[in-house]
RNA sequence: CACCACGGACACCCGAAUCAGGGACAGGAGCGGGGGACCCACAGUCCUUCGACGGCCAGCGGCCGUCUCGGGGUGAAGUCAGCGCGCGUGCGCUGACCGGACACCUUCCCGUCCGAACCCGACAGCUCACCUCGCAGGCGUCAGGAAGGAUCG
Numbered sequence: 001c002a003c004c005a006c007g008g009a010c011a012c013c014c015g016a017a018u019c020a021g022g023g024a025c026a027g028g029a030g031c032g033g034g035g036g037a038c039c040c041a042c043a044g045u046c047c048u049u050c051g052a053c054g055g056c057c058a059g060c061g062g063c064c065g066u067c068u069c070g071g072g073g074u075g076a077a078g079u080c081a082g083c084g085c086g087c088g089u090g091c092g093c094u095g096a097c098c099g100g101a102c103a104c105c106u107u108c109c110c111g112u113c114c115g116a117a118c119c120c121g122a123c124a125g126c127u128c129a130c131c132u133c134g135c136a137g138g139c140g141u142c143a144g145g146a147a148g149g150a151u152c153g
Base pairs, nucleotide, nucleotide: 013138014137018029019028030135031134032133033132034131035130040125051067052066053065054064055063056062057061070123071120072119073118074117078097079096080095081094082093083092084091085090098115099114100113101112102111104149105148106147107146108145109144
């Protein structure tokens, strides 16, 4: 001097997940989520379906508890087709369409990635008032080009 590895810190990135006070909790501001009228939407006849299991009441119904390819929620994290595996719930592969992220913002082009996970528990359309919940977690570099803006100096 170069290369590699490890550790720390920081600009920053995904995300609603921030701010103040010495810290935490509670509360507050702010930013997000869910439930929840009229109207609207859905539904309207027949059939099917309106779940399963256990317990209690006592009389065909109700209550309590557990479960979940019935349904629903957060999220970008979906749809379809083909093939294979599986007792079942499902899983995997390929392809097409589609969705999301990348350093002030939007759009276009290029390039590189992501398409998870969890929750409610038979139940929820929208929805004023109203009720209620969250403010985590994970990373960590060289960040391309063009147009139009914004901001700072």

Source information
The prediction has a mean pLDDT of 75. Predicted 3D model of a 153-nucleotide RNA (c-di-AMP riboswitch aptamer (ydaO/yuaA leader)) from a Frankiales bacterium. NCBI's taxonomy places the organism under Bacteria, Bacillati, Actinomycetota, Actinomycetes, Frankiales. Rfam family: c-di-AMP riboswitch aptamer (ydaO/yuaA leader). Rfam links the family to the GO terms regulation of gene expression and cyclic-di-AMP binding. It was read from a public genome assembly, where an Rfam model found it.